[in-house]
This record gives sequence, structure tokens and C1' cells, in this order.
RNA sequence: GCCUCAGUAGCUCAGCGGAUAGAGCAGUGGUCUUCGGAACCAAAGGUCGGGGGUUCGAAUCCCUCCUGGGGCA
Repeated sequence: GCCUCAGUAGCUCAGCGGAUAGAGCAGUGGUCUUCGGAACCAAAGGUCGGGGGUUCGAAUCCCUCCUGGGGCA
């Protein structure tokens, strides 16, 4: 330099163009318990890597840039 995969919650990841973006774990509060833990319940937590574009509508499609993994040279 070229090709390719990935980037979504604190972490690990879902999410075939139609919504209010979800799950598990962690954390917080509660119930329970002598106290913890476990279990159960609840709420909170996200500018979907950045910027443009297409579309009535974009996490999803297109362009570009950034970061990381792999391959080739």
C1' cells in the first nucleotide's frame, strides 16, 4: 500500500429499511436473611465510532474518515 472482518449500555453480544434500540452479566434500590451470599422483583444506564448522502423512514443501504483484528505484498 491492497483485500477483508469488526466498532451498538461499564463488559460480552443480539438487532432480515418501519419503534419506544434489546438480552445476559456487572452496578443501584427493594424483598428475603441475625449479617452477608444466593434467589426473586424493580428502576436506571445508549448522541448505535465521526462526518456526509439515499429514502416518507437508516443501527441497518452508499461515500469518506478514524480505531482495532486477520490476510497479501
Background
Predicted 3D model of a 73-nucleotide RNA (transfer RNA) from a Candidatus Microgenomates bacterium. It matches the Rfam family "tRNA". Gene Ontology term of the family: triplet codon-amino acid adaptor activity. The organism belongs to Candidatus Microgenomatota, within Bacteria.